[in-house]
Context: one part of a larger RNA
RNA sequence: GGCGCACGGCGAAUGCCUUGGCUCUCAGAGGCGACGAAGGACGUGACAAGCUGCGAUAAGCUUCGGGUAGGUGCAAAUAACCUUUUAUCCGAAGAUUUCCGAAUGGGGCAACCCGGCUGGUUGAAGGCCAGUCAUCCCGCUUAUGUGGGAAGCUAACCCGGUGAACUGAAACAUCUAAGUAACCGGAGGAAGAGAAAACAAUAGUGAUUCCCUAAGUAGUGGCGAGCGAACGGGGAACAGCCUAAACCAAAGUUGUUACGGCAAUUUUGGGGUUGUAGGACUGCAAUGUGGAAUAUAGAUUAAUAGUAGAACACUUCUGGAAAGUUGGACCAUAGAAGGUGAAAGUCCUGUAGACGAAAUUAAUUUAUUACCUAGCAGUAUCCUGAGUAGCGCGGGACCGGAGAAAUCCUGUGGGAAUCUGCCAGCACCAUCUGGUAAGGCUAAAUACUCCUGAGAGACCGAUAGUGAACAAGUACCGUGAGGGAAAGGUGAAAAGUACUUCGAACAGAAGAGUGAAAUAGAUCCUGAAACCGUGCGCUU
Repeated sequence: GGCGCACGGCGAAUGCCUUGGCUCUCAGAGGCGACGAAGGACGUGACAAGCUGCGAUAAGCUUCGGGUAGGUGCAAAUAACCUUUUAUCCGAAGAUUUCCGAAUGGGGCAACCCGGCUGGUUGAAGGCCAGUCAUCCCGCUUAUGUGGGAAGCUAACCCGGUGAACUGAAACAUCUAAGUAACCGGAGGAAGAGAAAACAAUAGUGAUUCCCUAAGUAGUGGCGAGCGAACGGGGAACAGCCUAAACCAAAGUUGUUACGGCAAUUUUGGGGUUGUAGGACUGCAAUGUGGAAUAUAGAUUAAUAGUAGAACACUUCUGGAAAGUUGGACCAUAGAAGGUGAAAGUCCUGUAGACGAAAUUAAUUUAUUACCUAGCAGUAUCCUGAGUAGCGCGGGACCGGAGAAAUCCUGUGGGAAUCUGCCAGCACCAUCUGGUAAGGCUAAAUACUCCUGAGAGACCGAUAGUGAACAAGUACCGUGAGGGAAAGGUGAAAAGUACUUCGAACAGAAGAGUGAAAUAGAUCCUGAAACCGUGCGCUU
């Protein structure tokens, strides 16, 4: 030096565990904000660095309700206190709530600086304290005020505006990716759409939305890559309405007047709302019926604290410990789950079923109420949404890439009809059929989950699962935008090793002690390998 065996060191794998995650289900909630938000800065404790809570009333103040013997957060110890005159704790409603931040008196390098006016304080000044003073929009007023609103933040879902490229086409230009990503604007708990100028086809349907199908069909397409409907059928959910106009009336203004009025116009009220055309108008009849919607009051239910809640203090053995084992018993509308010194229906918390609210909130329902709502006949006249429909040119949306190209939107040009009207039925024309544009509103079925509660998992188990089970968006890096970790486990209980010795020692060790165990001793469960040693054996 090598090999082997044994015992150690270092090391952290593995096993076991779970405080944390991940993915869903059901229910709730779907917003917060000038009454100053979200997010922060700085403070705040007897001692106080971090987290949490709170705000100069500062780990808190008040009231009401619950609850019961302890309490002063994470977080041990000490001190000092509180508490059956009910503390701590839980719920509801209030008070306080520095400074920054939309930040809003002006400024500003956020958490700072400097003002005006009114009131207070002071003998006065300076100062201090309280209140108020930004901008824009709307209404009413007027030459200035007053009342209301907006702003900013927020995970996804939704509507609109602007709108790529990589990519695919095995290159690439039409095309695709895709009206996607991104940016901007806007809203709601959903949004958008929506009560036929719709489909259909000689038969009919009867607003919209969503799902299954029709169907990868009809189509479209350098007929390449690709893109891709509808009718019809089956379901979910169902709900319908209001105006403009004609006509009537009132008020105001203007013009005119033979001062009686008349005309024009504006505003308001009545009226009226549809395709079998309807309405105005004229005549007749009627005072009732119904309603998704508003508000108030009552009732019920629920939410936000809680209350009690069955049955072994049985027994043998093992053990440090019984819930294990042995023998016996009991409850069960409760044998879900968690904890307890190993594995507990009957030990604890609970569970099933039952009960409970001073205060605040929600839903349902009842009553009243606001609001809305109706017929018959006649048809001479009047009305039924105009720079609109349609057309030319240029674009875009539709399954449809300009095509034979209907339909829809519109930048531009010109530009109708008025119910004997007008539009559509895929160029266009006729017949036929369906509808009634150019104003508006509308629950439900649908989409989503930052958030709250309850629950589930052939999901993870500390290199996994969130980046984060720990003072984690922390430490640290970067001028900055931004990037971004590592790090869990003594024991049932700290019982966390009194005392002695060695030692310079607050290092470390040897005894002693605790404990079931200390090779469980805080670098603490298990403790693999690599790597480093010590002893013994064999051997060059």